[in-house]
RNA sequence: GAUAGAGGCGCGGCCGCGCAUCAGUAGCCCGGGGCAAAGAGGACGAAACGCAUCGUCUGCCGCGGGGGAAAGGGCAAGCCGCCGAAGGGACCGGGGCGCACGGUUUCCUGGGCGUAUGCAGUAACAGGCAUGCGACUGUCGCAAUUUGCGGAGUGCUAUU
Repeated sequence: GAUAGAGGCGCGGCCGCGCAUCAGUAGCCCGGGGCAAAGAGGACGAAACGCAUCGUCUGCCGCGGGGGAAAGGGCAAGCCGCCGAAGGGACCGGGGCGCACGGUUUCCUGGGCGUAUGCAGUAACAGGCAUGCGACUGUCGCAAUUUGCGGAGUGCUAUU
């Protein structure tokens, strides 16, 4: 260098038959108000998505009653790919901007769990991400080898 492996509530993706939520929310109908005559607001179309922009169309905003969804996001199951699995920061790219997408660039993080704070996003700290703390766990090194301390995954183990 190559190949094959291990860490466990292990990582990521897909699917949509299930479940809860979305939500007594929106569209719709009835009633009753307020504002405006618009360059506002809203809807549709263009480009993967969002905002902006452009084009077309269009009066708008609450309140009470009736009635009453769905998508997205999430959980479980299943399947697939795997063990820098993967995640995050910076940078680059696309067109005016994204943190949305892509990157054979670079840096950080061994892992899961709990907890606190913060971030984006959202209906929702449901889930995601970052940092701090806590014990646990795998691996290697050192030692006084019951255990303690320390390091990091470009690491560790086996074969060649």
The prediction has a mean pLDDT of 77.
Lysine riboswitch aptamer from a bovine gut metagenome, 160 nucleotides, folded computationally.
The RNAcentral record of the sequence draws on MGnify.
It matches the Rfam family "Lysine riboswitch aptamer". On this family, see Mandal et al., Cell 2003: "Riboswitches Control Fundamental Biochemical Pathways in Bacillus subtilis and Other Bacteria". Gene Ontology term of the family: lysine biosynthetic process.